[in-house]
Context: one part of a larger RNA
RNA sequence: GGGUUAACGCUAGCGGUGCGCCUAACACAUGCAAGUCGAGCGGUAGUAGAGAAAAGCUUGCUUUUUUCUAUGAGAGCGGCGAACGGGGGAUUAACAUGUUGGUAUCUGCCUCUAAGUCAGGGAUAGCCCACUGAAAAGUGGAUUAAUACCGGAUAGUCUCUUCGGAGUAAAGAUUUAUCGCUUAGAGAGGAACCUGCAUUCUAUCAGCUUGUUGGUAAGGUAAAAGCUUACCAAGGCUAUGACGGAUAACUGGUCUGAGAGGAUGAUCAGUCACAAUGGAACUGAGACACGGUCCAUACUCCUACGGGAGGCAGCAGUGAGGAAUCUUCCACAAUGGGCGAAAGCCUGAUGGAGCGACACCGCGUGAAGGAUGAUGGUCUAACGAUUGUAAACUUCUUUUCUGAAGGAGCAUAAUGAGAGUACUUCAGGAAUAAGGGACGGCUAAUUACGUGCCAGCAGCCGCGGUAAUACGUAAGUCCCAAGCAUUACCC
Numbered sequence: 001g002g003g004u005u006a007a008c009g010c011u012a013g014c015g016g017u018g019c020g021c022c023u024a025a026c027a028c029a030u031g032c033a034a035g036u037c038g039a040g041c042g043g044u045a046g047u048a049g050a051g052a053a054a055a056g057c058u059u060g061c062u063u064u065u066u067u068c069u070a071u072g073a074g075a076g077c078g079g080c081g082a083a084c085g086g087g088g089g090a091u092u093a094a095c096a097u098g099u100u101g102g103u104a105u106c107u108g109c110c111u112c113u114a115a116g117u118c119a120g121g122g123a124u125a126g127c128c129c130a131c132u133g134a135a136a137a138g139u140g141g142a143u144u145a146a147u148a149c150c151g152g153a154u155a156g157u158c159u160c161u162u163c164g165g166a167g168u169a170a171a172g173a174u175u176u177a178u179c180g181c182u183u184a185g186a187g188a189g190g191a192a193c194c195u196g197c198a199u200u201c202u203a204u205c206a207g208c209u210u211g212u213u214g215g216u217a218a219g220g221u222a223a224a225a226g227c228u229u230a231c232c233a234a235g236g237c238u239a240u241g242a243c244g245g246a247u248a249a250c251u252g253g254u255c256u257g258a259g260a261g262g263a264u265g266a267u268c269a270g271u272c273a274c275a276a277u278g279g280a281a282c283u284g285a286g287a288c289a290c291g292g293u294c295c296a297u298a299c300u301c302c303u304a305c306g307g308g309a310g311g312c313a314g315c316a317g318u319g320a321g322g323a324a325u326c327u328u329c330c331a332c333a334a335u336g337g338g339c340g341a342a343a344g345c346c347u348g349a350u351g352g353a354g355c356g357a358c359a360c361c362g363c364g365u366g367a368a369g370g371a372u373g374a375u376g377g378u379c380u381a382a383c384g385a386u387u388g389u390a391a392a393c394u395u396c397u398u399u400u401c402u403g404a405a406g407g408a409g410c411a412u413a414a415u416g417a418g419a420g421u422a423c424u425u426c427a428g429g430a431a432u433a434a435g436g437g438a439c440g441g442c443u444a445a446u447u448a449c450g451u452g453c454c455a456g457c458a459g460c461c462g463c464g465g466u467a468a469u470a471c472g473u474a475a476g477u478c479c480c481a482a483g484c485a486u487u488a489c490c491c
Stems, first nucleotide, its partner, number of pairs: 001491004006487002009484002013363006019356002021321001026319003030316003035080003040077002046071012087274001089272001097198003101194003105191003110187008118152001120150002128141005158167003172179002200246003207237003212234008249271004253264004276297005299310004327353001329352003335349001336347004366396004376387004401428006410418001435480005440461003446475005456463002
């Protein structure tokens, strides 16, 4: 000198863009953050309309029951999604990440190609009845459907094969035009695994290792492999630092620097790992699953004491910790995602607004003229000097500001949260707007008074003990400026 997710002090007019718990991966009240499909299914409260029956009578009305049609709530079965998106960085020194090469693999939805979609069956939730429990929830009985479940037929490219053969599929819906379903192959994108190289400090850590290193066999996986097991051999790693300890998510990047380097990994983007702590599997194309399940632990809450419920490192918000970090806001209008044939529904992703000079950028706080150089202040050798064209005053302007009117584009077939926003025009009136630090040298900028080694200053050198340019105040000056200075950290 440059930089910062900064903080503290004094000060503060506006706009745009960005950023905003670095500490306790501490604990969390409340609300919301993942649903959707009736064109898969049984069914269906309510509403509207129509029909039928019965009753009452006021004889054309009311009530009740029932059927059909339309619309349609809640719950349930089923499908898809919930493995994405969002969060924080605890772990991890590792094939975790970056980069290079590879294969013994899997892949829902999507695209393409080919073939098929036959005939049946038994249940179960819901509903109903009965029962238990404070609740959470549960039990028994009867009954019903499906794109739920099951066996049968068929079987070419599929699988196995002793090449004779053996085995394995399917689901329908509807507005009749489609959407589905099954099998096989290819693609795209995704995932898995292997691999060369790179990747912090420490030797006051020198030896480490028994599934350890290799083989055979078996098991196991989507798949190679001690991945696992039995047996056999005794190997494997290590001063080119094994093993141990400490620290740490990695990268693209960011800061600095002429570069080489050094430091760093906020925001944004890619990867990884985590979801109160530890462990486990289930479902599924995909998880060993943040808002799923089970077990254990700690903590919190409810309880009729028998038993239950919970997990903000989602968005807001609260307490705590801390020098320190925001609204319990609006909208699905845009972009994107899930479901759906669609209309659409959901979406704290996202788009926006709010708060904060936290940072960067831009603008303003007026311009020109104006000397008897006013008044006041300060200094003075008492003459004067300085503040100083500064002010007053005159003329002008209106960026800003206030008020009024108009008013895009984001989005068009239609739909705008932001918001009557950006912007434009008109009117008013210099009107609404300057501070902070420093002045001994380094270092730009000095005098007076007060104080008297006191009070105090200080980054270093050092100032202060009666004439202090170094303390305090005033005037003046210098440097930056809606900021200035200090502290902390990096180059």

Predicted 3D model of a 491-nucleotide part of an RNA (small-subunit ribosomal RNA, 5' domain) from an uncultured prokaryote.
RNAcentral holds the full RNA, with entries from ENA.
It matches the Rfam family "Bacterial small subunit ribosomal RNA". Gene Ontology terms of the family: structural constituent of ribosome and ribosome.